The RNA shown here (SAM riboswitch aptamer (S box leader)) has 106 nucleotides and comes from Sporolactobacillus shoreicorticis. Rfam family: SAM riboswitch aptamer (S box leader). About the family: The SAM riboswitch is found upstream of a number of genes which code for proteins involved in methionine or cysteine biosynthesis in Gram-positive bacteria. The SAM riboswitch acts at the level of transcription termination control. Gene Ontology term of the family: regulation of gene expression. The prediction has a mean pLDDT of 87.
RNA sequence: UUCUUAUCCAGAGCGGCGGAGGGACUGGCCCGAUGAAACCCGGCAACCAAGCGAAGGCUUAGGUGCCAAUUCCUGCAGAAUCCAUUCGGAUUUUGAGAGAUAAGAG
Numbered sequence: 001u002u003c004u005u006a007u008c009c010a011g012a013g014c015g016g017c018g019g020a021g022g023g024a025c026u027g028g029c030c031c032g033a034u035g036a037a038a039c040c041c042g043g044c045a046a047c048c049a050a051g052c053g054a055a056g057g058c059u060u061a062g063g064u065g066c067c068a069a070u071u072c073c074u075g076c077a078g079a080a081u082c083c084a085u086u087c088g089g090a091u092u093u094u095g096a097g098a099g100a101u102a103a104g105a106g
Base pairs, nucleotide, nucleotide: 001106002105003104004103005102006101007100008099013041015040016039021031022030023029025075027073028072042067043066044065047063048062049060050059051058052057071098076095077094078093079092080091081090082089083088
């Protein structure tokens, strides 16, 4: 870096350090000097792992991961309803796409 499978409406600090950015990208909308990112500590969860069990599963927390807002919403297509009726617009919903994480494969 590519592919496969699974999950993505739950959960998680009133700490230290640091000083202006951050929420992947687009368009929005937000968070931030009442202190962003990064790092440390702390915490959450339980994909893999380990232990137990006939199994469903349970326990632990070693490898990852995660800790504003549903993956913050959205981006493509379908359906329903409403508005307009020439193109169309709004809301809801379903699926896809994109992305994230884990495990496996190349």